[in-house]
The RNA shown here (small-subunit ribosomal RNA) has 1480 nucleotides and comes from Candidatus Vidania fulgoroideorum. The coordinates come from a structure-prediction model, not an experiment, and the mean pLDDT is 81. Its Rfam family is "Bacterial small subunit ribosomal RNA".

RNA sequence: UAAUAUAUGAGUUUGAUCCUGGCUCAGAUUUAACGCUAGCGGUAUGCUUAACACAUGCAAGUCAAACUGUUUUUCAGUGGCGUACGGGUGAGUAAUAUAUUAUAUAUGCCUAUAUAUACCACAUAAGGUGAUGAAGAUCGCUCUAAUAUGGUUUAAGGUUAUUAUAUAUAUAAUAACAAAAGGUUCUUAAUUAUUUAUUUUUCGUAUAUAGAUUAUAUAAUAUCAGAUUAGUUAGUUGGUAAUGUAAUGGAUUACCAAGACUAUGAUCUGUAGCUGUUCUGAGAGGAAGUACAGCCACAUUGGGACUGAGACAAGGCCCAAACUCCUAAGGGAGGCAGCAGUGAGGAAUCUUGGACAAUGAGCGAAAGCUUGAUCCAGCAAUAUCGCGUGUGUGAUGAAGGGAAACUGUAAAGCACUUUUUUAUAAGAAUAAGAUCUCUUUGAUUUGAAUGUAUUAUAAGAAUAAGCACUGGCUAAUUACGUGCCAGCAGCCGCGGUAAUACGUAGAGUGCAAGUGUUAAUCGGAAUUAUUGGGCGUAAAGUGUGUGUAGGUGGUUUAUUAAGAAGGUUAAUAAAUAAUGGAUCUUAACUCCAUAUCUUAUCCUUUACUGGUAAACUUGAAUUUAUUAGGGGGGAAUAGAAUUUUAUAUGUAGCGGUGAAAUGCUUAGAUAUAUAAAGGAAUACCAAUGGCGAAGGCAGUUCCCUGGGUUAAUAUUGACACUGAUACACUAAAGCGUGGGGAGCAAACAGGAUUAGAUACCCUGGUAGUCCACGCCCUAAACGAUGUUAACUAACUGUCAGAUUUUUUUGGUGGUAAAGCUAACGCGUUAAGUUAACCGCCUGGGGAGUACGAUCGCAAGAUUAAAACUCAAAGGAAUUGACGGGGACCUGCACAAGCGGUGGAUGAUGUGGAUUAAUUCGAUGCAACACGAAGAACCUUACCUACUCUUGACAUGUAUAGUAUUCUUUCGAAAGAUAGAAAUGCCUUUAUUGGAGCUAUAACACAGGUGCUGCAUGGCUGUCGUCAGCUCGUGUCGUGAGAUGUUUGGUUAAGUCCUAUAACGAGCGAAACCCUUAUUCUUUAUUGCUACUUUCUUGGGCACUUAAAGAAAACUGCUAAUGAUAAAUUGGAGGAAGGAAAGGAUGACGUCAAGUCCUCAUGGCCUUUAUGAGUAGGGCUUCACACGUCAUACAAUGGUUAAUACAAUUAGAUGCAAUCUUGUAAAAGUGAGCAAAUCUUUAAAGUUAAUCUAAGUUCGGAUUGUACCAUGAAACUCUGGUAUAUGAAGUUGGAAUCGCUAGUAAUCGUAAAUCAGAAUGUUACGGUGAAUACGUUCUCAGGUCUUGUACACACCGCCCGUCACACCAUGGAAGUAUUUACUAUUGGAAGUAUUUCUUUAUUGAGAUAUUAAUAUAGUGACUAUAACUGGGGUGAAGUCGUAACAAGGUAGCUGUAUCGGAAGGUGCGGCUGGAUUAUUA
Repeated sequence: UAAUAUAUGAGUUUGAUCCUGGCUCAGAUUUAACGCUAGCGGUAUGCUUAACACAUGCAAGUCAAACUGUUUUUCAGUGGCGUACGGGUGAGUAAUAUAUUAUAUAUGCCUAUAUAUACCACAUAAGGUGAUGAAGAUCGCUCUAAUAUGGUUUAAGGUUAUUAUAUAUAUAAUAACAAAAGGUUCUUAAUUAUUUAUUUUUCGUAUAUAGAUUAUAUAAUAUCAGAUUAGUUAGUUGGUAAUGUAAUGGAUUACCAAGACUAUGAUCUGUAGCUGUUCUGAGAGGAAGUACAGCCACAUUGGGACUGAGACAAGGCCCAAACUCCUAAGGGAGGCAGCAGUGAGGAAUCUUGGACAAUGAGCGAAAGCUUGAUCCAGCAAUAUCGCGUGUGUGAUGAAGGGAAACUGUAAAGCACUUUUUUAUAAGAAUAAGAUCUCUUUGAUUUGAAUGUAUUAUAAGAAUAAGCACUGGCUAAUUACGUGCCAGCAGCCGCGGUAAUACGUAGAGUGCAAGUGUUAAUCGGAAUUAUUGGGCGUAAAGUGUGUGUAGGUGGUUUAUUAAGAAGGUUAAUAAAUAAUGGAUCUUAACUCCAUAUCUUAUCCUUUACUGGUAAACUUGAAUUUAUUAGGGGGGAAUAGAAUUUUAUAUGUAGCGGUGAAAUGCUUAGAUAUAUAAAGGAAUACCAAUGGCGAAGGCAGUUCCCUGGGUUAAUAUUGACACUGAUACACUAAAGCGUGGGGAGCAAACAGGAUUAGAUACCCUGGUAGUCCACGCCCUAAACGAUGUUAACUAACUGUCAGAUUUUUUUGGUGGUAAAGCUAACGCGUUAAGUUAACCGCCUGGGGAGUACGAUCGCAAGAUUAAAACUCAAAGGAAUUGACGGGGACCUGCACAAGCGGUGGAUGAUGUGGAUUAAUUCGAUGCAACACGAAGAACCUUACCUACUCUUGACAUGUAUAGUAUUCUUUCGAAAGAUAGAAAUGCCUUUAUUGGAGCUAUAACACAGGUGCUGCAUGGCUGUCGUCAGCUCGUGUCGUGAGAUGUUUGGUUAAGUCCUAUAACGAGCGAAACCCUUAUUCUUUAUUGCUACUUUCUUGGGCACUUAAAGAAAACUGCUAAUGAUAAAUUGGAGGAAGGAAAGGAUGACGUCAAGUCCUCAUGGCCUUUAUGAGUAGGGCUUCACACGUCAUACAAUGGUUAAUACAAUUAGAUGCAAUCUUGUAAAAGUGAGCAAAUCUUUAAAGUUAAUCUAAGUUCGGAUUGUACCAUGAAACUCUGGUAUAUGAAGUUGGAAUCGCUAGUAAUCGUAAAUCAGAAUGUUACGGUGAAUACGUUCUCAGGUCUUGUACACACCGCCCGUCACACCAUGGAAGUAUUUACUAUUGGAAGUAUUUCUUUAUUGAGAUAUUAAUAUAGUGACUAUAACUGGGGUGAAGUCGUAACAAGGUAGCUGUAUCGGAAGGUGCGGCUGGAUUAUUA
């Protein structure tokens, strides 16, 4: 420059996010199989398993122009050629193979060239004849031919040897050796008429050369896996001389030497035919080797040679073995991995077909013969290509289905077409350049497939659609059934009563004579990464260094040309694939052409890399000087402390802990003093510091010794970097031998703690810790960061030097730019940008385990799998929640107080129990005097009994009647039965019409306090009247998210101020609303009343009160504090002061909270009953347990008497005054009041008296008797009265509740419900306190921060033993199969050598080699095994609670030891530990 072809993602870990990482899917493909289904044709393909066994038929013959005999053709034999091709299969083979390239050797038939084809001779088959055997087959005698066989002659450019030339190939000369076969045809001549000779035609034969073809050998390169296969080899490696071969060679033999191969993977083991090519992929690659084609190997298994040009041949031979068949038991026969076919195996793979017409093969001179090669047909949707199953029109949009939107122009009808189909008729090409005959340029003959392809005519939409899927990935939805069942599932997952996920149906989507599943390969997968990945925390840097091989390598020059680049030549089979054409109607198929592909030779170029040679100094090393240091080894020595011993003083405790106890102590401890002994470790200095390769190293002094830094010279001259194998060192623990042993301290013992405590705590205490020597060789051996070199902003602390004027070199820390990173973070000490080399990783678990091997005294270390199992495991960061983490704040949360509950009796509710029924619901706070503001019937939903069935209730239709009332009988009643009376209301002239009601009939339907509050609406509770919950825009972050909402103050408050990458806004808070407290104005009855009045009345509205409207409070004023803020504290004034008090008002949300029995409502269930009616019973039971209340236990009291002061309300089926009766409940009477008018004694209190500390004059339960009230009804089962009775109880254990001011406590009053029935509930007023230092603790809540393995969110998660079931696996006395090797045994056939023998090519041996076989041993694989080890999996088993928060003893780790188990403890290490303090 030209041409061509081209690269995709998705689901799944989480509450959500980013990353890492696996699993899965969408695509293409197949020698496929299976399920369902099926109209036609073309072209291909069809035992992948048992190289397992095979019945039957066929698959290799041909030549009379070589010969003998016979004959009508022909047949039998000798002889020639072929049978080494064609066809099959893939067992073996990891190189005696294959592929590519190169070199040598032989080569029948074929082609070309040259020459020759002369002479002689002995047999034999067949035939004839005789004999043996079951068979196969064999033997004797006799006759005969050849292109059969033997001998002789001649011969070259053939072969061999010698000589000469020559480095060699080679050339020349000489000698020796080595050939044959004839047949056929025509003409002429001769003849004994059989035949012979000559010439010609044609086919052969022999020798030689060349070619072609075919074959053999060798070399180079390429060609699977395993190192848990590391050493192999003895003809092995080479040489000399022979043998052998077509030819090279240890191919073979003799002798000599000791070599040869191997970490660039030898040997061994496993697997496998190789290639062209096929599939996939953007490609690089990966996988495969079916059909077709090339090569190789094999022919039941093993061995062997013969013949031949070619074989070690298998549709030939010999031997051995196994198997099958025949047998007269003596012996024989056989080999489908040829084509068909059979059995077997298997998920699975065809006809015992036709023809030599074509193409090829063999023989022949030829005709021709043969050919399961081949060409054709048959079977199979096995694959691929093509066609069809109709087209147009046809709505007032049918029925049915289903259920609310479709089926749907679909059908019928009308018009059209005829590929296909059926029938009838016609009808090829493949085949003529072959062959043959005649002769010339022509004539003639041959078809298995096949009456096929194709064509024409006729008929007629006529003969032709299924399979899978429809939750997401992934195109496409509803209903019914089912109810964690049945089932589905590629992954995620679906199914527990409303399943788009199961099954069925309708509808839809995809592909279509197919479709789906299963299996397999590549892809996606950058998930083995050359192209094209990684290793701080996700898997992954060896514990550290030294250093071999290897890899890589500074500057310059010359040379070379191996790598590299360009060109040339040769080959790279065809087919395939690509491009362009052609032809079958098209396509596939087929044909033609073109381009492409890789390897090697040769030539050229020399920038770069490499090789060779020479140089250089900057890398590296050395020299000189200085310097710092817990660097290492050895020896000596010091003081403090602990312990022990001795003595002294001294007396009752010491010690230890959360608290104790064990322990020590009157035999004198502890304490104190003095002295002595002994071992181990080195306070302060000390640090973010120093040294070392790492591990690690610390009192002081001396000796020996390694390395580093800096400065300035000089020298060598790339000597360098890295580093597999290897070697050395390697904390602690541990091991061996010998010492030592003060303290500490695994194990162990005791005491505590505890449900237990094999622990944490305490008292003791042995190995060990220490030394010497020898082992072990591992750690969170960590900076979780390999070594080396270069480059890339700064600032700052510190250590060691140099220079002093700036500065600079080497270490060691901090903050940060660019950049990198998933983020965290790293950032000149890189995790940045580059280069070199090494090590390591590839989902989690199983497992750093098993087996094997190496090392070790042992403990154990190193190396290191698989089956099986899961769809995750993991990293970083985010939001929450949680913490026996931290900080701050709030609350009757605690504290300070007052009064209670828990004990008694009773009331009431609940649980439990009981029952025919004890209806149902509510169940921590937030159920339990709750629904229920009131169960004798009713209520009532429950139980029993008796009844009704279009129904007690609603709507619609038809008919009849007209509300209705009274009476009879039966019955518990509901109801049933019989009779009597009555004919309504509105409207219309009339007839009628209308509304309501009742009854009857049939059907649609009614009805359900039946289920599901986990299908729902509505309503409600709770956190909580807590201060929070969010949004828009902007900004930060890859993102989830963050910011705002955080900081400093303040508040009841996310209230306000301030700071601020935020600025604003919303829902909440506050305010607005109601009540109460003060005042004013207005109004003034039934209220009030200073007035009037005898009562009544009148006057007035000042006061009180009522109810309308206003005012008032806002940190407004002031002082201080505070940041000049917000605000707080104090003060003034004021009725009220900092939210004045109380109420209503309840954010986003949480609890699948409560309610289907208030109501509404989906679905399900029920329909002579789960509906409706009636009577009676039950909800009221009672060993017991709990909650909430009432009354008490008494003197702050009880009783009696007298007496004072409220408020909110309610009242006609009502409240009821007054009077009378009764001891009383109450009864009778009934004034007043539909209410500021009438009805209602307030009680505690006050005054007086009494009781006198007792189970009482407290307390009132329980029970008897007699009554009252309500009501059809008071037994179950109401309330009250009187009298009598007079339980328990003397202030209440552990524990626990309420309350901060008109509150608690205490006192009474009213109302709702209601016939009657409050100790409950809701309101009302009367009297009226105490205390709050404060936030340590308990509980709850809020904000910020921190950790997390939690997210159903700590009522979380989660570990291990044990028990049970299942699964795979290791060990194991052994057992069995297979296989390899070694030694011995054995020795067939054959070959080679050789001996004897024969007329003989005959016979008999020997030696060597050697297959099968046998014995023994060794090794390996596989299968199996009593018993045994751990591992994995499994909704609800046992024991504990080890880990995650400081996980309640921080965790993890190597090692040792102990323990039911998780685990505990010791020694050393790590931070991948929280919290707190100090310093900077």